[in-house]
Context: one part of a larger RNA
C1' cells in the first nucleotide's frame, strides 16, 4: 500500500457555518469529453508462453507464432457518467396562520434565607466534635424582636419534563432577537449533501485592566488526630467564585456512537401540534396522525456486553481518525498565547 477497522480492545474533530473539491432528483432534446465496437499505425531486439530445428540429452543456441492488456489517428454508437438547453415537483426553500418552550442579549423589579450594623428585651454561656481544643462572649455574646446596608443564589412548581449545533440554559416583568412543531394552501424550481482549508462559538480552572465581595473558599494560619499527619475533622481566612471588557481553546467537551439520506416486526409510556369520535372528561376520555423524547422487544448484527425504526440492522455520500506496549501526546522546529500553556508532532531505545 491493500485488505480491515473506530459505543467498551488502538481509533469520531467538543459543536457550528462554509471555500475548493467530491456527491447529486424527474422528463425530453442534443452534444460525444468519460464509455463500447470496429479500422490504421505503432508498441524494437532479447525474455516469458506456444509449435518447432541443432549441440549424444539437458543447460544452452535457434526458426516461426502468440502476447506485448499501452498510446495515436479515424469511423461510427449514444445505454449511463458528465456538458450545453428547455421543461417538472417528490429534495431543499418562501409566504400566510396556528402552537409550546430555564433557546439567546439587553433593562428593570420582587420575596425567603445567610453576613454585617444599629436599636430593644435578656444573662453566661455560645460554637464546634467520635470526643475536644483553637475561636466568640460580661467592652453583655448565643437566643429573640424591630430597623437598615450590601452581595450572591432563585425553595416549591420540578418530571428518564423542555429548549439549544455543542458549550449550556431554572425566580418575575417589559424590550430586541434565534431556532423548532403542525394544518391546509399558494410560490421559487434542484437553489441539495457533505466539507480539507478556513472562520465563528466554546464548561470549569487561568490570566490581564477595572470594579464588586453577603456567603463559599485553592493557599495560608492555628486547633484536633497520628508514630508522624505538609491530609481527611474544626475554627479562622486571601487569591477566586460575581460584573464589564479583553485573553486563554483545553475537560470523563461522554451517548466514550461524526453529518446527510432511504428502507426494515411490534408493545408501553411521555412532551408539543394537528384531524377525527364518543358524548360533557373542558380543571381534557377516546382514536388516529405529525415532530421529539424514555422502557422493553423482532428480525438482523455484535468477540461478547449489548444495540434494536432515536440502529451499534440493511445500503449510499462526504469529512475526520487508527495501525502492538513503553518512550510520548514528549523532545526539536514552526505556528498562537502577556503567561500559564496549546495546536502540529518524531526518533534512538527497550519489551
Nucleotide at each position: 500500500c491493500u485488505g480491515g477497522g473506530c459505543g467498551u480492545a488502538a481509533a469520531g474533530c467538543g459543536c457550528g457555518c462554509g471555500u475548493a473539491g467530491g456527491c447529486g432528483g424527474c422528463u425530453u432534446g442534443u452534444u460525444a469529453a468519460g464509455c463500447c465496437a470496429g479500422a490504421u499505425g505503432u508498441g524494437a531486439a532479447a525474455g516469458c508462453c506456444c509449435c518447432g530445428g541443432g549441440c549424444u540429452c539437458a543447460a544452452c543456441c535457434u526458426g516461426g507464432g502468440a502476447a506485448c492488456u499501452g498510446c495515436a489517428u479515424u469511423u461510427g454508437g449514444a445505454a449511463c457518467u458528465g456538458g450545453c438547453a428547455a421543461g417538472c415537483u417528490a429534495g431543499a426553500g418562501u409566504g400566510u396562520g396556528u402552537g409550546a418552550g430555564a433557546g439567546g442579549u439587553g433593562a428593570g423589579u420582587g420575596g425567603a434565607a445567610u453576613u454585617u450594623c444599629c436599636u430593644g428585651u435578656g444573662u453566661a454561656g455560645c460554637g464546634g466534635u467520635g470526643a475536644a481544643a483553637u475561636g466568640c462572649g460580661u467592652a453583655g455574646a448565643u437566643a429573640u424582636a424591630g430597623g437598615a446596608a450590601g452581595g450572591a443564589a432563585c425553595a416549591u412548581c420540578a418530571g428518564u419534563g423542555g429548549c439549544g449545533a455543542a458549550g449550556g440554559c431554572g425566580a418575575c416583568u417589559c424590550a430586541c432577537u434565534g431556532g423548532c412543531a403542525c394544518a391546509a394552501c399558494a410560490c421559487u424550481g434542484a437553489c441539495g449533501c457533505u466539507g480539507a482549508g478556513g472562520u465563528g462559538c466554546g464548561a470549569a480552572a487561568g490570566c490581564g485592566u477595572g470594579g464588586g465581595u453577603a456567603g463559599c473558599a485553592a493557599a495560608c494560619a492555628g486547633g484536633a488526630u497520628u508514630a508522624g499527619a505538609u491530609a481527611c475533622c474544626c475554627u479562622g481566612g486571601u487569591a477566586g467564585u460575581c460584573c464589564a471588557c479583553g485573553c486563554c481553546g483545553u475537560a470523563a467537551a461522554c451517548g466514550a456512537u461524526g453529518u446527510c439520506u432511504a428502507c426494515u416486526a411490534g408493545c408501553c409510556g411521555u412532551u408539543g401540534g394537528a384531524a377525527g369520535a364518543c358524548u360533557u372528561g373542558a380543571u381534557c376520555u377516546u382514536u388516529u396522525u405529525u415532530a421529539g423524547u424514555g422502557g422493553c422487544g423482532u428480525a438482523g448484527u455484535u468477540a461478547a456486553c449489548g444495540c434494536g425504526u432515536u440502529a451499534a440492522g440493511c445500503a449510499g455520500a462526504c469529512c475526520g481518525c487508527c495501525u502492538g506496549g513503553g518512550g510520548a501526546g514528549u523532545a526539536c522546529g514552526g505556528c498562537c498565547g502577556c503567561a500559564a500553556g496549546g495546536c502540529u508532532a518524531a526518533a534512538a531505545c527497550u519489551c
The prediction has a mean pLDDT of 88. The part of an RNA shown here (small-subunit ribosomal RNA, central domain) has 351 nucleotides and comes from an uncultured prokaryote.